[in-house]
A computed fold for a 71-nucleotide RNA from a Lachnospiraceae bacterium, annotated as transfer RNA. Model confidence (mean pLDDT): 82 of 100. The sequence was found in a public genome assembly. Taxonomically the source falls in Lachnospiraceae (Bacteria, Bacillati, Bacillota, Lachnospirales). Its Rfam family is "tRNA". From the family's description: Transfer RNA (tRNA) molecules are approximately 80 nucleotides in length. Gene Ontology term of the family: triplet codon-amino acid adaptor activity.
RNA sequence: GCUGGUGUCACCAAGAGGCUUGGCAGUAGAUUUGUAAUCUAUCAACGGGGGUUCGAAUCCCUCCACUAGCU
Numbered sequence: 001g002c003u004g005g006u007g008u009c010a011c012c013a014a015g016a017g018g019c020u021u022g023g024c025a026g027u028a029g030a031u032u033u034g035u036a037a038u039c040u041a042u043c044a045a046c047g048g049g050g051g052u053u054c055g056a057a058u059c060c061c062u063c064c065a066c067u068a069g070c071u
Base pairs, nucleotide, nucleotide: 001070002069003068004067005066006065007064011023012022013021018054026042027041028040029039030038047063048062049061050060051059
């Protein structure tokens, strides 16, 4: 230099055009003499910019970061 993959809560993943989902963690409560476990509630995210669309995490362009291969 060329080609491909990945980027979504603090962390791990799902979601291929129409309510952002689950686990784990955190917080609060219930339970317990207390802790753990369990249950309930709550908190929190689409890498940046632009485009297409009535509508974008999703499609297109570009940039960034990580990663694999080729030269």